[in-house]
Context: one part of a larger RNA
RNA sequence: UGACGGGGGCCCGCACAAGCGGUGGAUUAUGUGGUUUAAUUCGAAGCAACGCGAAGAACCUUACCAGGGCUUGACAUCCUACUAACGAGAUAGAGAUAUGUUAGGUGCCCUUCGGGGAAAGUAGAGACAGGUGGUGCAUGGUUGUCGUCAGCUCGUGUCGUGAGAUGUUGGGUUAAGUCCCGCAACGAGCGCAACCCCUAUUGUUAGUUGCUACGCAAGAGCACUCUAGCGAGACUGCCGUUGACAAAACGGAGGAAGGUGGGGACGACGUCAAAUCAUCAUGCCCCUUAUGUCCUGGGCUACACACGUAAUACAAUGGCGGUCAACAGAGGGAUGCGAAACCGCAAGGUGGAGCGAACCCCUAAAAGCCGUCCCAGUUCAGAUUGUGGGCUGCAACCCGCCCACAUGAAGUCGGAAUCGCUAGUAAUCGCAGAUCAGCAUGCUGCGGUGAAUACGUUCCCGGGCCU
Repeated sequence: UGACGGGGGCCCGCACAAGCGGUGGAUUAUGUGGUUUAAUUCGAAGCAACGCGAAGAACCUUACCAGGGCUUGACAUCCUACUAACGAGAUAGAGAUAUGUUAGGUGCCCUUCGGGGAAAGUAGAGACAGGUGGUGCAUGGUUGUCGUCAGCUCGUGUCGUGAGAUGUUGGGUUAAGUCCCGCAACGAGCGCAACCCCUAUUGUUAGUUGCUACGCAAGAGCACUCUAGCGAGACUGCCGUUGACAAAACGGAGGAAGGUGGGGACGACGUCAAAUCAUCAUGCCCCUUAUGUCCUGGGCUACACACGUAAUACAAUGGCGGUCAACAGAGGGAUGCGAAACCGCAAGGUGGAGCGAACCCCUAAAAGCCGUCCCAGUUCAGAUUGUGGGCUGCAACCCGCCCACAUGAAGUCGGAAUCGCUAGUAAUCGCAGAUCAGCAUGCUGCGGUGAAUACGUUCCCGGGCCU
């Protein structure tokens, strides 16, 4: 000077408390450990690994294993020789590949018409290629975390022999080293805040594909909804009280909105030899007829068990049937989205209108009303299994998703313990998108319905300042 203390003081945070809903018990999904295996590829490891890298493992992916092949190589540059390139089917084989047949086909640039060159292919020689091999404790870049916490520093001056101190401490105040006052300090930088985006109100401009006061429609119009550009608006600006005549706090007015209005992007100096050599790049080391590369099949999907994260339930604020059926937002669509109509109990099929989309399509659900069930392992719950189908795709055995019929397991609200959330939030309901041939209970977004509680800071956890 820091760090630490079951030292002290002050302050903050869903940190506790007050509430609401969960996890821990069940089944399933998924990740991990362990075990197993020829292989179950690799990484991630308290918070900050474990629905994580993976926005999607049947082949491919794929890095793993078994077997079958290749050795200047699957890929790049250079040299020599030959052939234009390209295309078609046949045989053997699991395929990679090998063998042989060739009907077609001679293009581009230069030319002295002999040929030369570019591009591509084949053969050969070596320089080299290649490595998801090792080291994240050699590194760059990127990322997590403390933490959106309010801190971290510098110049000059002053003090101290010096390390250093001061400023940055003190009195108030703030979400904030935010601002005010004081002070051997005076200034400044990186952070804070603001500037950026979305959202809440309104004016104006514009008006199709949107909208409709006119109209049956065509049309007409742009008032309204909306779309998208430019403005306005919120600043403790005004009033009162408190305060130190300050900063500010509290109350009020006006206002769509009030004291940072709500949300996002934005992450200081640094910490953890934190993570990543498997995104990429890269030093060094290692392999070079193999640790490279091609192919078929298998594996990453195993299963006594243990843990994490989710989905669905255990029911009556419910299940089932019927009924009239009402109301979104945000996205996506051409190898695409696919309407009406018809077939099928359904998954789905036929069909092909319209749409490169404010035009057409994907495209709503829970809620409401009526009836029934009468507290049961049930008309709850839906695992598991059987049979029959549908879809994608060379191909659903290992190992996909969906539908129908049948089957009908555990489960009656969960021990110790533990998590999230303060408002359009929790809870609950559905919808879309990326990835993607197909495959979501995951992820990222979107809207619908819509609460309870916060006395307070003694205690638990984390953090800031002074000592």